[in-house]
RNA sequence: UGGGUCGGCAAGACGGUCGCGUCGCCUGGAGACAGGCGCCGAGGAACGUCCGGGCUCCACAGAGCAGGGCGGUGGGCAACACCCACCCGGGGCAACCCGCGAGACAGUGCCACAGAAAGCAGACCGCCUCCGGCUUCGGCCGGCGGUAAGGGUGAAACGGCGGUGUAAGAGACCACCAGAGGCCGGGGUGACCCGGUCGGCUCGGUAAACCUCGCCCGGAGCAAGGUCAGACAGGGAACGUUGAGGCUGCUCGCCGAGUUCCCGGGUAGACCGCUAGAGGGCUGCGGCAACGCAGUCCCGAGAUAGAUGGCCGUCCAGCACGGCAUCCCCGGAUGUCGUGGGGACAGAACCCGGCGUAUCAGCCGGCCCAUUCG
Numbered sequence: 001u002g003g004g005u006c007g008g009c010a011a012g013a014c015g016g017u018c019g020c021g022u023c024g025c026c027u028g029g030a031g032a033c034a035g036g037c038g039c040c041g042a043g044g045a046a047c048g049u050c051c052g053g054g055c056u057c058c059a060c061a062g063a064g065c066a067g068g069g070c071g072g073u074g075g076g077c078a079a080c081a082c083c084c085a086c087c088c089g090g091g092g093c094a095a096c097c098c099g100c101g102a103g104a105c106a107g108u109g110c111c112a113c114a115g116a117a118a119g120c121a122g123a124c125c126g127c128c129u130c131c132g133g134c135u136u137c138g139g140c141c142g143g144c145g146g147u148a149a150g151g152g153u154g155a156a157a158c159g160g161c162g163g164u165g166u167a168a169g170a171g172a173c174c175a176c177c178a179g180a181g182g183c184c185g186g187g188g189u190g191a192c193c194c195g196g197u198c199g200g201c202u203c204g205g206u207a208a209a210c211c212u213c214g215c216c217c218g219g220a221g222c223a224a225g226g227u228c229a230g231a232c233a234g235g236g237a238a239c240g241u242u243g244a245g246g247c248u249g250c251u252c253g254c255c256g257a258g259u260u261c262c263c264g265g266g267u268a269g270a271c272c273g274c275u276a277g278a279g280g281g282c283u284g285c286g287g288c289a290a291c292g293c294a295g296u297c298c299c300g301a302g303a304u305a306g307a308u309g310g311c312c313g314u315c316c317a318g319c320a321c322g323g324c325a326u327c328c329c330c331g332g333a334u335g336u337c338g339u340g341g342g343g344a345c346a347g348a349a350c351c352c353g354g355c356g357u358a359u360c361a362g363c364c365g366g367c368c369c370a371u372u373c374g
Stems, first nucleotide, its partner, number of pairs: 001370009012315007020041002023038006043345001047356002050354005055221004067217005072086005087101001088099004102212002107210002109206003124151002126147003130143005159177002162174003178202002181198007225272004234263006245255003279298008316343001319340010
């Protein structure tokens, strides 16, 4: 310098002007409200609502069934399908990336197309013995059989290669190599890895097919749920002063008259829930890391049909074109000036932790490979 890979950052700035919402103050008003001033006012994804929790109500003895989810190992976390480290497999020269990664000797099923045959397989071509016929004596045709070495099909055809053997062949036998399994030894918390040995054991794939194993899971959601006001039309059932219900899950004790459900009717207002939390920054310590502990500092959306916006000016990152200067590998690089244009995706609605997706144009850093120069 070029190419690659991984991670982080930012999400234009300032001013003017016109507006919007909550809150506070002032003025006016009986009030509703109006006017003025002031503070504050979206995000890295606020998004999708795909996971996991907090919170609220309902249900609930325990256990089990059904149903659903998860799935290498060890950690982290409130929890997770998330994160970290490692293992195994695959890709890449490498940095690094990818993985719905338990079990296929528990059983059942399936394996398209092609192919003769797709599972304890299979004679289509080929090869070979024998028998019969023909023969130009080289062979040819037909038949009973043998054969998985060769051809061909396929994602996959029951190890590879060489030899012995044979009519031709075959782990039928032998040497070497590869693989799976049993046993033994060693290392690791573990997934797993390394080494030795045994018997020719060589018996595919598929569980995002049924299934098996292990672990986890009650339901609904802030329109949860509660309080007040207003409106309306009440009716029914069950239990109950022989104690309903509450304090309180149970016993004892205390309080002492309603409680629950169904049908029907009505309201669509205000308030609480509501925003400081598993919160963030820095430093120290522990840990490979995710993360944890301690100290210190910081943290002013809360709308309710939903406010957070528009315009103008000056600059800024970057882009295009043109001029000038410098450099060299001679058509590029850098700097500067001018003109044009210029900033994406998107937007709270109870709150967190993740994942996924969108994002114009950028900036910074680690590492790897190649090349050149010293």
The prediction has a mean pLDDT of 76. This is a predicted structure of a 374-nucleotide RNA (Bacterial RNase P class A) from Luethyella okanaganae. RNAcentral holds the sequence, with entries from ENA. Rfam family: Bacterial RNase P class A. Rfam classes the family as a ribozyme. About the family: Ribonuclease P (RNase P) is a ubiquitous endoribonuclease, found in archaea, bacteria and eukarya as well as chloroplasts and mitochondria. The gene name in the source record is rnpB.